[in-house]
C1' cells in the first nucleotide's frame, strides 16, 4: 500500500404511535418521536411476504326481451392474477465509515 474482520468517537439513520399528503390498497412522502441500526447507504437481480385497481374466472340479481337458453349489458359475492408495494424477512451486487486492534 491494497483487502478482510472486530470497533463506534465525531457523526449518521429512525419502529410502534401522533398530525398532514398522495394511493384503489399494501405502501409511500413530509413533520414529530425513538424500539433499534455497523451499511437501518443505494439496487426489486433470486427466494419470501403483503396488497389486487385493472385483468380473468364462478355463482346469484337485474335489463333489452318478446317462449326458454346461450351469449351480450350492468350490479353484489368469492376465487386467481403484479403491470404495484416491502432492502428495518433472506440471499446476491454495489458504495463507504475517526482512533486503536
Nucleotide at each position: 500500500a491494497c483487502u478482510c474482520c472486530c470497533g463506534g468517537a465525531g457523526g449518521g439513520c429512525a419502529a410502534a404511535c401522533c398530525c398532514g399528503g398522495c394511493g384503489a390498497a399494501a405502501g409511500c412522502c413530509g413533520g414529530g418521536g425513538a424500539c433499534g441500526c455497523a451499511a437501518a447507504g443505494c439496487c426489486a437481480c433470486a427466494g419470501g411476504u403483503c396488497u389486487a385497481a385493472g385483468g380473468u374466472u364462478u355463482c346469484c340479481c337485474g335489463g333489452g326481451a318478446g317462449u326458454c337458453a346461450c351469449g351480450c349489458c350492468g350490479g353484489g359475492a368469492g376465487g386467481c392474477u403484479a403491470u404495484g408495494a416491502c432492502g428495518g424477512c433472506u440471499g446476491g451486487g454495489u458504495u463507504g465509515c475517526a482512533a486503536g486492534g